[in-house]
Context: one part of a larger RNA
RNA sequence: UCCGGCGAGUUACCGUUUGCGGCUUGGUUAAGGCCUUACGGGCUGGAGCCAUAGGGAAACCGAGUCUGAAUAGGGCGAAAUUGUCGUAGGUGGUAGACGCGAAACUGCGUGAUCUAUCCAUGGGCAGGUUGAAGCGCGGGUUAUACUGCGUGGAGGACCGAACUCACUUGGGUUGAAAACCGAGGGGAUGACCUGUGGAGAGGAGUGAAAGUCUAAUCAAACGCAGAGAUAGCUCGUUCUCUCCGAAAUAUCUUUAGGGAUAGCCUCGAGCCACUACGUACCGGGGGUAGAGAUACUGAAUUGGAUGGGGGGGCCUCCAAGCCUACCCCACCGAACCAAACUCCGAAUACCGGUGCGAUUAUCUCGGGAGUCAGUCCGCGGGGGAUAAGCUUCGCGGUCGAGAGGGAAACAACCCAGACCAUCUGCUAAGGUCCCGAAGGAAUACUUAGUCACUAAGGAAGUUGAAUUGCUAAGACAGCCAGGAUGUUGGCUUAGAAGCAGCCACCAUUUAAAAAGUGCGUAACAGCUUACUGGUCGAGCAGUUCUGCGCCAAUAAUGAACGGGAGUAAGUAUUACACCGAAGCAGUGGAUUGCGGUAAUCUUAGGAUUACUGCAGUGGUAGGAGAGCGCUGUACGUCAGAUACAAGCCGUACCGAAAGGAGCGGUGUCGGGGCGUACACGGA
Numbered sequence: 001u002c003c004g005g006c007g008a009g010u011u012a013c014c015g016u017u018u019g020c021g022g023c024u025u026g027g028u029u030a031a032g033g034c035c036u037u038a039c040g041g042g043c044u045g046g047a048g049c050c051a052u053a054g055g056g057a058a059a060c061c062g063a064g065u066c067u068g069a070a071u072a073g074g075g076c077g078a079a080a081u082u083g084u085c086g087u088a089g090g091u092g093g094u095a096g097a098c099g100c101g102a103a104a105c106u107g108c109g110u111g112a113u114c115u116a117u118c119c120a121u122g123g124g125c126a127g128g129u130u131g132a133a134g135c136g137c138g139g140g141u142u143a144u145a146c147u148g149c150g151u152g153g154a155g156g157a158c159c160g161a162a163c164u165c166a167c168u169u170g171g172g173u174u175g176a177a178a179a180c181c182g183a184g185g186g187g188a189u190g191a192c193c194u195g196u197g198g199a200g201a202g203g204a205g206u207g208a209a210a211g212u213c214u215a216a217u218c219a220a221a222c223g224c225a226g227a228g229a230u231a232g233c234u235c236g237u238u239c240u241c242u243c244c245g246a247a248a249u250a251u252c253u254u255u256a257g258g259g260a261u262a263g264c265c266u267c268g269a270g271c272c273a274c275u276a277c278g279u280a281c282c283g284g285g286g287g288u289a290g291a292g293a294u295a296c297u298g299a300a301u302u303g304g305a306u307g308g309g310g311g312g313g314c315c316u317c318c319a320a321g322c323c324u325a326c327c328c329c330a331c332c333g334a335a336c337c338a339a340a341c342u343c344c345g346a347a348u349a350c351c352g353g354u355g356c357g358a359u360u361a362u363c364u365c366g367g368g369a370g371u372c373a374g375u376c377c378g379c380g381g382g383g384g385a386u387a388a389g390c391u392u393c394g395c396g397g398u399c400g401a402g403a404g405g406g407a408a409a410c411a412a413c414c415c416a417g418a419c420c421a422u423c424u425g426c427u428a429a430g431g432u433c434c435c436g437a438a439g440g441a442a443u444a445c446u447u448a449g450u451c452a453c454u455a456a457g458g459a460a461g462u463u464g465a466a467u468u469g470c471u472a473a474g475a476c477a478g479c480c481a482g483g484a485u486g487u488u489g490g491c492u493u494a495g496a497a498g499c500a501g502c503c504a505c506c507a508u509u510u511a512a513a514a515a516g517u518g519c520g521u522a523a524c525a526g527c528u529u530a531c532u533g534g535u536c537g538a539g540c541a542g543u544u545c546u547g548c549g550c551c552a553a554u555a556a557u558g559a560a561c562g563g564g565a566g567u568a569a570g571u572a573u574u575a576c577a578c579c580g581a582a583g584c585a586g587u588g589g590a591u592u593g594c595g596g597u598a599a600u601c602u603u604a605g606g607a608u609u610a611c612u613g614c615a616g617u618g619g620u621a622g623g624a625g626a627g628c629g630c631u632g633u634a635c636g637u638c639a640g641a642u643a644c645a646a647g648c649c650g651u652a653c654c655g656a657a658a659g660g661a662g663c664g665g666u667g668u669c670g671g672g673g674c675g676u677a678c679a680c681g682g683a
Stems, first nucleotide, its partner, number of pairs: 011095013026050003032044004054061002064076004098236002101233001105226006117199008125190001127159003130155001134151006163187003167184005202218001204214002239627006249262005263371002265368006277357008290344001291342002297338002301334004306330005311324004374399001376397008404415003419589004424585003430579003433564003439576001441574005451566001457551002461548002464545007478535005484508003489503003514529001518527002590617012628682001631679008644670001647666005653660002
């Protein structure tokens, strides 16, 4: 992994609701009793329960009653009614209540043969080293002290086996071992190690203290019991088809991943009214978008011959006066801003009325739910940075619960809503050179492989348009020539001569020529420009808008048309074709709802079947309906002598599905098929 088996909404009682049945002269018995074919049942039994009247806390009153002073008003009732018993289904409550699952809590016991501490009584420590006190003798002293040599044998002393510990490292790490093996290491006469016996225990013991240890278990042991603890949590929860089909919101919640009520779904019943819905017109209120500014509140830029207040300066005994690139306020002019501004003011939306459309829904009552984590996209806002696949609201759509075609691939984008079949047709989005179904034409543009990621910014790329200036009195570019004089202007400077810097920037000769545009020199010199003439001979120079291109363009394997390739097979515009989906249409079939016709049945309400018309048939949670299969029990019925059946193997048959036959083989004694009813029930 596969095959087979087992494995999760049950049962009891009490409510509620629906279907069916009995009675309704209201319904019904419970325990008990009698009988019995004997634990199936029949007959009794009217106690009790529900209904028949309600209101009030109650006394109590009663078609009324309560409140109240009330004969008022108001609340609940009556008027306006079926009820009850049984049975089956749905669902609620109480019980373990769909199944499995805690960590824990409590009670009563069992443990110190492991280990921690203590008590009693025993045992063990090769060998070697060091050499304390004391003592003896000698030296020494008045005597001590002190000292030499011996003797002596102390020590949580030294080295090191047994013993004990576990510091390092290698191996082992589904081990040889649920803590070991190897090599080294520490202690080894001591707070040492160890045998035997004993003491105290679960909120307790023990602890040279690590929350350590208390039998491989310890921040509260183990066993049994309460016990099926509780689990708003996780996981799982078993056959098929048909019809409809959600929600991820509001309010409250020790509430936020849970619930209750409402909203949205479903099933049954009722109500058919111009009630909901759509659209056109008419009538309304509004203060949003926009806009505005002597129409308010506020914000804010600039100018002003202005006026007022303050500061500063000058002047001054005081008063006054003058100045002010300073501050504030007012006024005037110009331009401007606002969610919490408005003199104004839409489109939509909303409310009401009328007409038309739609025959669908709305609405009321009752049974059953699920939903309370939403998501992205477009539009209107708030928060954020006019960031986020961000967050939070409103309106709409998709996904959720939606398949198909397109976007290379791609829940939420574009097109479009899948009952089934079909080797039929037409289209949508999107496409038509090849991969790949289908295309050719016309007029322009693009040269970048742009197309086929992006901006600020940059550029004699190129298309089209507009505009300004110069130009046969010769423009623009090139070439030839000139480009001078006072003067080396004055100052400064070591120097400053057009060209370091400051000031001034005149005049003359001229066709023209700066008190000099740039290079250059120490300073000069030199080259050049402006400016002028000649030559040449036709357009030249600038600005703005616009189409398509260029640069900007940089990341980690190689990756920015899907690939090939393409100069159109790129881009813009034009008209005409074609391809293209589960869309639409054709043909055949199934089924649901509503309607029609016919037949049969009927409790006369209707039901079933056949044909036919119209409209449907994506679907998660979920509601409703109809079926298939296994096992057992009861009753009925059937096959079987070439016995049969189950099971297993093979198989091209039937059914819309769950599934069901037939045939062949195997199977040697077990039972089996079909119908009805009931129970269990599909992994």